[in-house]
RNA sequence: UACCGAAAGGGCAAAGCCGGAGUAAUCCGGUGACGCAAAGCCACGGAUCCUCAUUGACAGGAUCGCCGGGUUGCCGAAG
Repeated sequence: UACCGAAAGGGCAAAGCCGGAGUAAUCCGGUGACGCAAAGCCACGGAUCCUCAUUGACAGGAUCGCCGGGUUGCCGAAG
């Protein structure tokens, strides 16, 4: 220096339930913890989902805790 990530201090928060927004996917707040070393952030590529209207097509939107990528970050043992 690189890989890995014990310990310590902590962090995030699934499903469900309550309230609200939206046509919907879904999102926000509270509660609650299934889990997570990036379960911090970004819709850039894929994937999946939704669309009042509409014959369709086009188009628009949603999910980062689906995968990849980008970017930033606390601690520091053994090997």

Model confidence (mean pLDDT): 84 of 100. A computed fold for a 79-nucleotide RNA from Deltaproteobacteria bacterium tcs-42, annotated as c-di-GMP-I-UAU riboswitch aptamer. Of the family's consensus pairs, 95% are formed in the model. NCBI's taxonomy places the organism under Bacteria, delta/epsilon subdivisions, Deltaproteobacteria. Rfam family: c-di-GMP-I-UAU riboswitch aptamer. Rfam links the family to the GO term cyclic-di-GMP binding.